c-di-GMP-I riboswitch aptamer from a soil metagenome, 75 nucleotides, folded computationally. The model forms 100% of the base pairs in the Rfam consensus. The coordinates come from a structure-prediction model, not an experiment, and the mean pLDDT is 89. The sequence is in RNAcentral, with records from MGnify.
RNA sequence: GCAAAACCGCCGAAAGGCGGCGACGCAGAGCUACGGGGCUACAGCGAAACCAUCGCCAAGCCCGCCGGGCCGCCA
Repeated sequence: GCAAAACCGCCGAAAGGCGGCGACGCAGAGCUACGGGGCUACAGCGAAACCAUCGCCAAGCCCGCCGGGCCGCCA
């Protein structure tokens, strides 16, 4: 310097994001979804079915999971 979880408000189908409050931690816990990995499944497809269930699936999300790229700090 940053700011986890919790709580409050807003956005979102959700994952999650933003703001407030608050500090679990972090010597880059800065930016980036490029690679790996993880999360959700609105829509779509399939099934069973009779009022809603299950399965598959990112174009959505996570950079405080790992790596890469960019930028930065100390000795």